[in-house]
Context: one part of a larger RNA
RNA sequence: GGCAAUUGGUGAAUGCCUUGGCGACAUCAGGCGAUGAAGGACGUGGCUAGCUGCGAUAAGCCUCGGGUAGCGGCAAACACGCUUUGACCCGGGGAUUUCCGAAUGGGAAAACCCGGCAGUCUUAAUCGGCUGUCAUUUAUGUCUGAAUACAUAGGGCAUAAAAGCGAUACCCGCUGAAUUGAAACAUCUUAGUAAGCGGAGGAAAAGAAAGAGAAUCGAUUCCCUCAGUAGCGGCGAGCGAAAUGGGAUUAGCCCAAACCGAUUGUGCUCGCACAAUCGGGGUUGUAGGACCCCAAUGUGGUACUUAAACGGCUAGGUGAAUCAUUUGGAAAAAUGAUCCAAAGAAGGUGAUAGACCUGUAACCGAAAGCUUGAUAAGACCUAGGGUGUUCCUGAGUAGCACGGGACACGUGAAAUCCCGUGUGAAUCCGCGCAGACCACUGCGUAAGGCUAAAUACUCGAUGUCGACCGAUAGUGAACUAGUACCGUGAGGGAAAGGUGAAAAGGACCCCUGUUAGGGGAGUGAAAUAGUACCUGAAACCAAUUGCCU
Numbered sequence: 001g002g003c004a005a006u007u008g009g010u011g012a013a014u015g016c017c018u019u020g021g022c023g024a025c026a027u028c029a030g031g032c033g034a035u036g037a038a039g040g041a042c043g044u045g046g047c048u049a050g051c052u053g054c055g056a057u058a059a060g061c062c063u064c065g066g067g068u069a070g071c072g073g074c075a076a077a078c079a080c081g082c083u084u085u086g087a088c089c090c091g092g093g094g095a096u097u098u099c100c101g102a103a104u105g106g107g108a109a110a111a112c113c114c115g116g117c118a119g120u121c122u123u124a125a126u127c128g129g130c131u132g133u134c135a136u137u138u139a140u141g142u143c144u145g146a147a148u149a150c151a152u153a154g155g156g157c158a159u160a161a162a163a164g165c166g167a168u169a170c171c172c173g174c175u176g177a178a179u180u181g182a183a184a185c186a187u188c189u190u191a192g193u194a195a196g197c198g199g200a201g202g203a204a205a206a207g208a209a210a211g212a213g214a215a216u217c218g219a220u221u222c223c224c225u226c227a228g229u230a231g232c233g234g235c236g237a238g239c240g241a242a243a244u245g246g247g248a249u250u251a252g253c254c255c256a257a258a259c260c261g262a263u264u265g266u267g268c269u270c271g272c273a274c275a276a277u278c279g280g281g282g283u284u285g286u287a288g289g290a291c292c293c294c295a296a297u298g299u300g301g302u303a304c305u306u307a308a309a310c311g312g313c314u315a316g317g318u319g320a321a322u323c324a325u326u327u328g329g330a331a332a333a334a335u336g337a338u339c340c341a342a343a344g345a346a347g348g349u350g351a352u353a354g355a356c357c358u359g360u361a362a363c364c365g366a367a368a369g370c371u372u373g374a375u376a377a378g379a380c381c382u383a384g385g386g387u388g389u390u391c392c393u394g395a396g397u398a399g400c401a402c403g404g405g406a407c408a409c410g411u412g413a414a415a416u417c418c419c420g421u422g423u424g425a426a427u428c429c430g431c432g433c434a435g436a437c438c439a440c441u442g443c444g445u446a447a448g449g450c451u452a453a454a455u456a457c458u459c460g461a462u463g464u465c466g467a468c469c470g471a472u473a474g475u476g477a478a479c480u481a482g483u484a485c486c487g488u489g490a491g492g493g494a495a496a497g498g499u500g501a502a503a504a505g506g507a508c509c510c511c512u513g514u515u516a517g518g519g520g521a522g523u524g525a526a527a528u529a530g531u532a533c534c535u536g537a538a539a540c541c542a543a544u545u546g547c548c549u
Base pairs, nucleotide, nucleotide: 001548002547003546004545005544006543007542008541009540015534016498017497020469021468022466023465024464025463026462027461028460029458030457031165032164039100040099041098042055043054044053046078050074051073061094062093063092064091065090066089070082071081072080105114106113107112115134116133117132118131119130120129121128136162137161138160139159140158141157142156143155144154170201171199172198173197174196175195181188185234211217212216221248222247223246224245231239232238252450253449254448255394259280260279261278262277263276264275265274266273267272285428287393288392289391290390291388292386293385294384300381301380302379304378305377306376307375311371312370313369314368316364317363318362322337323336324335325334326333338355339354340344346358347357348356399423400422401421402420403419404418405417406416409435430445431444432443433442434441485492486491505533508520509519510518511517
């Protein structure tokens, strides 16, 4: 020096564990905010660095319920307290709630600076303290009021609303790419996607046919089908319906106008006309309504407002049944005997417990707040027949031309729908549509509006579950985690769990320069479980022994 074995060190794998995650389902909730949000800064404890809670009333105050013997958060110790006159704790309601932040008296480099007005405290007075108030925009009302006569602009005051945040996940609208595919690329595709902007709700949007398409059906939405069909397409890549049929859910309505009336104003031939506002009337396609005539005065209904039973939510409560022996540190194990079960789900307890604890099945429960909303009241809506002389039935609209867009449909034979520019009807014997167009035949009634449910989503709450993970996994984060740290910044972004049943966390002695480390002693079932703590592999290091050189 090498090899082997053994014993240790180092090291952290592995095993076991789970406080944390992930996913699904069901129910709920779907908003918060000028009564100052979300999110923060700074404070706040007897001692307090962090987290949590709270706000100068500051780990808290009041009150109403629940609940029961302990309590003063994580988090020990010391000190001092609270509590059966019911504390701590849980739930409902309330009070307080610094400063910043939409931030809103003015300003500003967020958490700071400086004011006005009213009241009040203090001072001899100034200064100063405290309370309240003072932003902007829009709408409505009202008072004023220029150039300029009426007026208008402008100004003042009062009242109300808005602003910002959030999962911006779902929804609607506006703007709107490119990578990509076409094996290149330009039409096309990706895609009306991503992104940006605006708006809203618990859903949104759509919606009661100027439909569909050849049978008739009868608002919308969603699912299955039709069907990868008909079609579109450098007929390439690709794009891609609809009717029908089967289901989910079902709900229909209101204006404008004709006509009648009222009020106000203007004109004025003084009785009318016109305009505006309001009330009645009226709402559709086998056309309907007005007007005129006849009949009827009640029936049925509601999606509106208010109240509200029962029920539900926000704390809880009752809740069956086991002992002995043995082993062991410990019994829930084994053995023996027994019991409950509408409860043998689960978790804990010194090993594996139906009967020890918490629970579970079943049943019960609310002072206060919220919720469902049977029902009640109010309010509102609601009918027929006949005659057609007349009147009404949504106009810069429909249509057309040109230029575009949307429709599965790329301009095509291109209907239909929507925009821009121009032009520009008819009035029910009307008008539109049935995929150029024409005829016939059918279908519908545009140019106003509202409408629940079936449907979409999940920041969040509660419950249940998992051939989901088990600390290099599962969230980035099981732990002071969006922390430490990095970056001017936008932003990036960790590592880090486990003594033991219980701290019983090693009194006392010794070694030494030792708050280091160790040896005894003691605790414990175990200390090779000693806080650098369960198990403790390998690499690597050393010692001992043996063999070889």
The part of an RNA shown here (large-subunit ribosomal RNA, domain I) has 549 nucleotides and comes from an uncultured Verrucomicrobiota bacterium.
Rfam family: Bacterial large subunit ribosomal RNA.
The sequence was found in a public genome assembly.